[in-house]
RNA sequence: UCAUCAUGCAGGCAAACCCGGCGCGAGCCGGGGACGCAAAGCCACGGGGCACACGUUGUCAGCCGGGCUACCGAA
Numbered sequence: 001u002c003a004u005c006a007u008g009c010a011g012g013c014a015a016a017c018c019c020g021g022c023g024c025g026a027g028c029c030g031g032g033g034a035c036g037c038a039a040a041g042c043c044a045c046g047g048g049g050c051a052c053a054c055g056u057u058g059u060c061a062g063c064c065g066g067g068c069u070a071c072c073g074a075a
Stems, first nucleotide, its partner, number of pairs: 005073001012037002017032006035062001041068003045065003048060004052055001
């Protein structure tokens, strides 16, 4: 340096639910809150779910695969 990767530490994210805002809606943003997460960081490329105003439409990255990037640290 490359590939793979355990436990722990430091640090990180944050389901349900509640409050406020946005959206027709799925859902999103902020605050509280932690069920969980080693990519639960980012990207709708393939499959899939969901929504509606059914379109050359949206939404979900915490459904799976894929791509890109990354903290701590043994063997």

Predicted 3D model of a 75-nucleotide RNA (c-di-GMP-I riboswitch aptamer) from Cryobacterium breve. Taxonomically the source falls in Cryobacterium (Bacteria, Actinomycetota, Micrococcales, Microbacteriaceae). Its Rfam family is "c-di-GMP-I riboswitch aptamer". Rfam's curators write: GEMM was predicted in a large-scale screen for bacterial structured RNA regulatory elements. It was read from a public genome assembly, where an Rfam model found it. Of the family's consensus pairs, 94% are formed in the model.